[in-house]
Molecule: c-di-AMP riboswitch aptamer (ydaO/yuaA leader)
Organism: soil metagenome
């Protein structure tokens, strides 16, 4: 100066500064914006494989939880043999500097955590969060804007 993510803004209490106009701090309070989960009705679903019967439709037997933020799945191959590492790819994210949309180029990410047997979608309704992390680097057309 910008940038990744909802993660920004005003306000009031406290406390330090002192240009006395205002600046800053916060295990602090409150709102506003953004984000996110729970949660009727109608709608969807009723978990996967094999076996059996008189084969509408039933029975037995085995395996396997489910779910949620986030772009961060998904396939392969090598090591290693619980968990997993590495490496190529990938759905699918992000940047490239007045902004947005479209092409093109060129760089990146493709993680992590969280509930705990429970959540489908959902109006009202109820509930939570507002953090961390980075950057000295600034391609290019067309359209529209400021």
């Nucleotide at each position: 100066u910008g940038c990744c993510u909802a993660a920004u803004c005003c306000c009031g209490c406290c406390g330090g500064g002192c240009a006395c106009g205002c600046c800053u701090g916060g295990a602090c309070g409150g709102g506003a914006g953004c984000g996110g989960g729970g949660g009727a009705a109608c709608c969807a679903a009723u978990g996967g494989g094999g076996c059996c019967g008189g084969c509408a439709c039933g029975g037995c037997c085995c395996c396997a939880g489910g779910g949620g933020c986030g772009a961060a799945u998904c396939g392969g191959a090598c090591c290693a043999g619980c968990g997993g590492g590495u490496c190529c790819g990938u759905a699918g994210c992000g940047c490239u500097g007045c902004u947005c949309u479209u092409u093109c180029a060129g760089c990146g990410c493709g993680a992590g955590c969280c509930c705990g047997a429970c959540a489908g979608c959902u109006a009202a309704c109820c509930c939570c969060g507002u953090c961390g992390g980075c950057u000295c680097g600034a391609g290019a057309a067309a359209g529209a804007g400021a």